[in-house]
Context: one part of a larger RNA
Molecule: small-subunit ribosomal RNA, 5' domain
Organism: uncultured bacterium
RNA sequence: AUUGAACGCUGGCGGCAUGCCUUACACAUGCAAGUCGAACGGCAGCACGGGAGCAAUCCUGGUGGCGAGUGGCGAACGGGUGAGUAAUAUAUCGGAACGUGCCCAGUAAUGGGGGAUAGCCCGGCGAAAGCCGGAUUAAUACCGCAUACGACCUACGGGUGAAAGCGGGGGAUCGCAAGACCUCGCGUUAUUGGAGCGGCCGAUAUCAGAUUAGCUUGUUGGCGGGGUAAAAGCCCACCAAGGCGACGAUCUGUAGCUGGUCUGAGAGGACGACCAGCCACACUGGGACUGAGACACGGCCCAGACUCCUACGGGAGGCAGCAGUGGGGAAUUUUGGACAAUGGGCGCAAGCCUGAUCCAGCCAUGCCGCGUGUGGGAAGAAGGCCUUCGGGUUGUAAACCACUUUUGUCAGGGAAGAAACGGCUCUUACUAAUAUUAGGAGCUAAUGACGGUACCUGAAGAAUGAGCACCGGCUAACUACGUGCCAGCAGCCGCGGUAAUACGUAGGGUGCAAGCGUUAAUC
Numbered sequence: 001a002u003u004g005a006a007c008g009c010u011g012g013c014g015g016c017a018u019g020c021c022u023u024a025c026a027c028a029u030g031c032a033a034g035u036c037g038a039a040c041g042g043c044a045g046c047a048c049g050g051g052a053g054c055a056a057u058c059c060u061g062g063u064g065g066c067g068a069g070u071g072g073c074g075a076a077c078g079g080g081u082g083a084g085u086a087a088u089a090u091a092u093c094g095g096a097a098c099g100u101g102c103c104c105a106g107u108a109a110u111g112g113g114g115g116a117u118a119g120c121c122c123g124g125c126g127a128a129a130g131c132c133g134g135a136u137u138a139a140u141a142c143c144g145c146a147u148a149c150g151a152c153c154u155a156c157g158g159g160u161g162a163a164a165g166c167g168g169g170g171g172a173u174c175g176c177a178a179g180a181c182c183u184c185g186c187g188u189u190a191u192u193g194g195a196g197c198g199g200c201c202g203a204u205a206u207c208a209g210a211u212u213a214g215c216u217u218g219u220u221g222g223c224g225g226g227g228u229a230a231a232a233g234c235c236c237a238c239c240a241a242g243g244c245g246a247c248g249a250u251c252u253g254u255a256g257c258u259g260g261u262c263u264g265a266g267a268g269g270a271c272g273a274c275c276a277g278c279c280a281c282a283c284u285g286g287g288a289c290u291g292a293g294a295c296a297c298g299g300c301c302c303a304g305a306c307u308c309c310u311a312c313g314g315g316a317g318g319c320a321g322c323a324g325u326g327g328g329g330a331a332u333u334u335u336g337g338a339c340a341a342u343g344g345g346c347g348c349a350a351g352c353c354u355g356a357u358c359c360a361g362c363c364a365u366g367c368c369g370c371g372u373g374u375g376g377g378a379a380g381a382a383g384g385c386c387u388u389c390g391g392g393u394u395g396u397a398a399a400c401c402a403c404u405u406u407u408g409u410c411a412g413g414g415a416a417g418a419a420a421c422g423g424c425u426c427u428u429a430c431u432a433a434u435a436u437u438a439g440g441a442g443c444u445a446a447u448g449a450c451g452g453u454a455c456c457u458g459a460a461g462a463a464u465g466a467g468c469a470c471c472g473g474c475u476a477a478c479u480a481c482g483u484g485c486c487a488g489c490a491g492c493c494g495c496g497g498u499a500a501u502a503c504g505u506a507g508g509g510u511g512c513a514a515g516c517g518u519u520a521a522u523c
Stems, first nucleotide, its partner, number of pairs: 001522003005519005012370006019362001020328001025326003029323003034073003039070002042066002046064003049060004080281003089206007098198003103194008111145001113143002121134005151160003165186006173180002207253003214244003219241004224236003256278004260271004283304005306317004334360001336359003342356001343354004373403004383394004409459005417450001422444008467512005472493003478507005488495002
C1' cells in the first nucleotide's frame, strides 16, 4: 500500500460498487421455458349469439377464444458452480480432412395419391403413479408414386433421391355455394454461395517434488478394412519393433486457464472475488435416444447412496437457477417489484413467457462526497486537573452577541430514462388492382417496475448528529494518584520488587475520523 475479510468499541446522510472464500453438505415451499388456433381434429371451462321452455334450466363450435391432445419451433441459449483437469484445458500463432437450424444472396420446384394414430367415445385394471383393450377421426404427423435445374453414385453405358400447405385480397370467366382461377404474403423441397457459430490437428508457453529414473504393448509405425460430419490406433486383423526420457519421461502432490487484480521506481513477486472470453460439471457412476446442435442442470434408461408416499403389490425426487431453510463456519443479504427499458424464445401480428435483465430491500463490507455549524467573544467566569500556593492549564473553549440552514423534519411542485411497434397521409416495388405485403418520408395516439423516487421551491429552527486508538524508544503526544516482580502490559527492545511519562484511573496531549483499532493475508 492492499483485501469478497472477520472481531472489539462506536455510528448522521447520500452516490456507486461488493456480499457462502467454509460442506461440489442435505434440502420444506414458491417461482426460474415456453409459445403458436394463420399446421390439425376438436370443444372441457368462460363470454356472446341462436333455439326450446312459464321458469329453473337445457340444446347448439355459429362467434370470441381455448383446457387437454396431435404437430412445429424453442427447450444445446440465457443462469449457476469450480468438484475434476498439469493437458482431451487455456493463451498466442498457424493448419486441412469437416458440419451448420434460424439469417442473407442466387437457381429450380411446390404435381398426384395412400394407410394409420393421439384426442373424443365405450369397456377394464390399479391405493396411486399410471396402464390396457375396442370403435372412430385430422393434419405443415407418416409413407409410396410422378418429376429432377442443381446434387449424389458411376464400370461413364447409366443409376439414385424431394416437397405441405396456411392466410389476405380480387376485376373478368366457370360454379347453387364452397371454390376453381389470378395475385400477394408466410411457409415447404432440392441445391449453390455467404455470414456467424462449431468440431478436428500442429507449434510455443503454462506450479512443486529426483527422499519419484526409468516408462510404454494399441504401446510406436506400416498395409488392408471398419468407423466418423471430418484427419487419425479412433477401432480391428496382419506385419515390423518401435515410441518417450536428466532440455526431467513416469509417478506423487497441488491447481480450472486467460484478459486481468494487488504490490513495486522498475525488474519482479503474489493472486485469478466482482466484470469479460474459454473449459469442465449438474446427487454419484455408466449409457445412449431425439435433434442442425447434447451424450442434455430444471430430458430418458441402468446401477448406487439418500429422502419421501404407499392400500406393501408398487411408485416419486435431485436448488453448483432466484429467493429461502437446516448444517458447517470467524463470516456473507429479501421466501421483494416489474417485464417500463435492454436482450432472448415462440408467433403474420396483437401478444404470451422470461428469478436473464432492470429495479427496490438488508449489511459502514469497500470507495467517493457531505454534515455534526460560521463569525465575534478575556471579567481569561465557574468546575476539573496540576502547583514551588505566586500561579499554570483546560481555554475563545463555554456563557453571551450576530449570522447561516447543507443534512434532517414538514409542506408544495415534480422528471429524463419512451420511441419503436400501432394509426393516418404521401411515395416506391410486386400486381390486373387505389388489396395485401415490404421499403422510405411526414403527422400522430398509447405505454414507467423504479416512484410521487431524483430534482426544484418554501417554512421553522443551532436546532437532529463523534468516536476510536495511542502518549518509554522505534513513533507524533506528560503529569498526578493507585498498585508494589502483585495486578497487569508487550510488535521488538523490554516495563512492574514504594517516588512507574511503559500496569490501572484521572486531567492534559497526539493521530485518524463515521469511523478507529486488532487479527488474518499479499507485495